About this RNA:
Model confidence (mean pLDDT): 82 of 100. Predicted 3D model of a 474-nucleotide part of an RNA (small-subunit ribosomal RNA, 3' major domain) from Pseudovibrio sp. Ad37. Its Rfam family is "Bacterial small subunit ribosomal RNA". Gene Ontology terms of the family: ribosome and structural constituent of ribosome. It was read from a public genome assembly.
[in-house]
Context: one part of a larger RNA
RNA sequence: UGACGGGGGCCCGCACAAGCGGUGGAGCAUGUGGUUUAAUUCGAAGCAACGCGCAGAACCUUACCAGCCCUUGACAUUUGACGCUAGAUCGGGAGACCGAUUGUUCCUUUCGGGGACGUCAGGACAGGUGCUGCAUGGCUGUCGUCAGCUCGUGUCGUGAGAUGUUGGGUUAAGUCCCGCAACGAGCGCAACCCUCGCCCUUAGUUGCCAGCAUUUAGUUGGGCACUCUAGGGGGACUGCCGGUGAUAAGCCGGAGGAAGGUGGGGAUGACGUCAAGUCCUCAUGGCCCUUACGGGCUGGGCUACACACGUGCUACAAUGGCGGUGACAGUGGGCAGCGACCUCGCGAGGGGUAGCUAAUCUCUAAAAGCCGUCUCAGUUCGGAUUGUUCUCUGCAACUCGAGAGCAUGAAGUUGGAAUCGCUAGUAAUCGCGUAACAGCAUGACGCGGUGAAUACGUUCCCGGGCCUUGUACA
Numbered sequence: 001u002g003a004c005g006g007g008g009g010c011c012c013g014c015a016c017a018a019g020c021g022g023u024g025g026a027g028c029a030u031g032u033g034g035u036u037u038a039a040u041u042c043g044a045a046g047c048a049a050c051g052c053g054c055a056g057a058a059c060c061u062u063a064c065c066a067g068c069c070c071u072u073g074a075c076a077u078u079u080g081a082c083g084c085u086a087g088a089u090c091g092g093g094a095g096a097c098c099g100a101u102u103g104u105u106c107c108u109u110u111c112g113g114g115g116a117c118g119u120c121a122g123g124a125c126a127g128g129u130g131c132u133g134c135a136u137g138g139c140u141g142u143c144g145u146c147a148g149c150u151c152g153u154g155u156c157g158u159g160a161g162a163u164g165u166u167g168g169g170u171u172a173a174g175u176c177c178c179g180c181a182a183c184g185a186g187c188g189c190a191a192c193c194c195u196c197g198c199c200c201u202u203a204g205u206u207g208c209c210a211g212c213a214u215u216u217a218g219u220u221g222g223g224c225a226c227u228c229u230a231g232g233g234g235g236a237c238u239g240c241c242g243g244u245g246a247u248a249a250g251c252c253g254g255a256g257g258a259a260g261g262u263g264g265g266g267a268u269g270a271c272g273u274c275a276a277g278u279c280c281u282c283a284u285g286g287c288c289c290u291u292a293c294g295g296g297c298u299g300g301g302c303u304a305c306a307c308a309c310g311u312g313c314u315a316c317a318a319u320g321g322c323g324g325u326g327a328c329a330g331u332g333g334g335c336a337g338c339g340a341c342c343u344c345g346c347g348a349g350g351g352g353u354a355g356c357u358a359a360u361c362u363c364u365a366a367a368a369g370c371c372g373u374c375u376c377a378g379u380u381c382g383g384a385u386u387g388u389u390c391u392c393u394g395c396a397a398c399u400c401g402a403g404a405g406c407a408u409g410a411a412g413u414u415g416g417a418a419u420c421g422c423u424a425g426u427a428a429u430c431g432c433g434u435a436a437c438a439g440c441a442u443g444a445c446g447c448g449g450u451g452a453a454u455a456c457g458u459u460c461c462c463g464g465g466c467c468u469u470g471u472a473c474a
Base pairs, nucleotide, nucleotide: 001474002473003471004470005469007468008467009466010465011464012463013462015458016457019422020421021420022419023418026314027313028312029311030310031309032308033307034305035304042053043052064300065299066298067297068296069295070294073125077124078123079121080120081119082118083117087102088101089100090099091098092097106115107114108113127289128288130287131286132285136283137282138278139277140276141274143272148187149186150185151184152183153182154163155162156161167178168177169176193266194265195264196263198234199233200232201231202230203229204228207224208223209222212221213220237260240254241253242252243251244250316415320374321373322372323371324370325369332363333362334361337356338355341352342351343350344349381412386407387406388405389404390403391402392401428450429449430448431447432446433445434444
């Protein structure tokens, strides 16, 4: 100087408390451990691994296993020779591939050739998701959006170092004020950026409709006032008033205002810590393989199942189930696409087909809501499991997809010890969309609808910041 203390002081955070809803019990989904296996590819491991890499494992993916094949190689550069290509058909084979037949029309030209393409031969080389994240770059997690981390000059100290950065107030903040052997400065904080909330203005089509006509319908004429869309601008600064404070910084209350003291949300992550994670995104040193640890193909596996754990979904019901009714969103997506409407089917879906490269057409139906019924039961709760018949995608649904109809109707009556999230348009609850994707969502990322309770307080648990103290630790 740090680190640590079941030392002290001050302060903060859904840290506790006050509340609301869960997890832990059940069934299923998913990830992991373990076990099994020819293989069940690999990585991730307290918080910060475990719906994580995977924004889509039937083939492919795929790295794993078995078998069948190739060896200058699937890919790149280069040398030589030959051919014109590409492709098509037939036979064998699980296919990769092998054999045969056929085909001759690439581009350019100064007609010498050149450039593509294919075959053969040849070395140099290619190739490796092989090892080392404890050789690395890059990227990322975490402490933590915590308020800290440092430097120049000066001063003090033999020195390591100290001071500044400590102190008195204050703040979300090393934020600001005052004081002070310090005076300044940098990276962080804040602001500048995006978005939501108010107003003005510009512009009215595909959007809108107050008044005038018109219509089944903003449908048409007309209009751009309103809504909305998307460009520009204004607006909030403790600016004003009162109190308090040291006459300061600030704090408390009030006015006006759409918004008030950082208005809500996002992006933004200092010096560093964990030899944290990643050599399987990529790049890369070293090591290793080179008729194989490289490459191609078929099939299998990653989907196994006495068990254990994590994360979720659905429930155990009446604030509910079922039937009927029928109103109101927003974000987004659409051409190998979205598909209205008609029609067939109980349904998943099928057959026609209009429109739309989209504020125009379409996905699109929102769901919770309201009315009726059921009357507390393993039930008209719950839907696992199983049988069967189908639908769709796709060469192909056996291993191993999703969905529909009929039948079946398991556990489960609110969950031990323990444990998690959340402070407002939040929790809870309800549906909708998107990415990847042929198909496949209870996951992820977004969107809107309905919409709470509680916070006395900081003694205690956890994490953190500043000062101080002890130390046999570095």